[in-house]
Formats: sequence, structure tokens, C1' cells
RNA sequence: AGACCAGUGGCGCAGCGGUAGCGCAGAAGACUCUUAAUCUUUUGGUCGUGGGUUCGAAUCCCACCUGGUCUA
Repeated sequence: AGACCAGUGGCGCAGCGGUAGCGCAGAAGACUCUUAAUCUUUUGGUCGUGGGUUCGAAUCCCACCUGGUCUA
């Protein structure tokens, strides 16, 4: 210098044009003598950044940033 992959709640991930979800974690409650476990409910997201396309973008296009792998 070039190629490819990834970036989404505190953490691990799904979502592949039509209101952003799951598990763990956090909070409240139930149960229990208490704790743990279990069950129920619930909080939490400028979808890496900036533009573009579209009636509508996490999703498609461009540039950039960060991390990883490979080539030279």
C1' cells in the first nucleotide's frame, strides 16, 4: 500500500428495506426461617461516524474511524 471480515443495551449475540429483539447482568415482586435456586414483571439502544438512495435504512451505496486476518 492492497484485499476480506467485524462494529447493534453493561457483556455475548440475532435481526439481510416496514415500530430493534434474545440470553446473561441490573431493578421490583412471588416462593423460602434466611440465603441460593426457581418463577413473574420490568429498566436500559443517537444500530461505529458523516453523507447518499428510498415513501421508508441497523439492513442498500460512498467516504472515513476502530479492531482482526491475509497479501506485498
Model confidence (mean pLDDT): 82 of 100. This is a predicted structure of a 72-nucleotide RNA (transfer RNA) from a Candidatus Gastranaerophilales bacterium. Rfam family: tRNA. Rfam classes the family as a transfer RNA. Its family is annotated with triplet codon-amino acid adaptor activity in the Gene Ontology.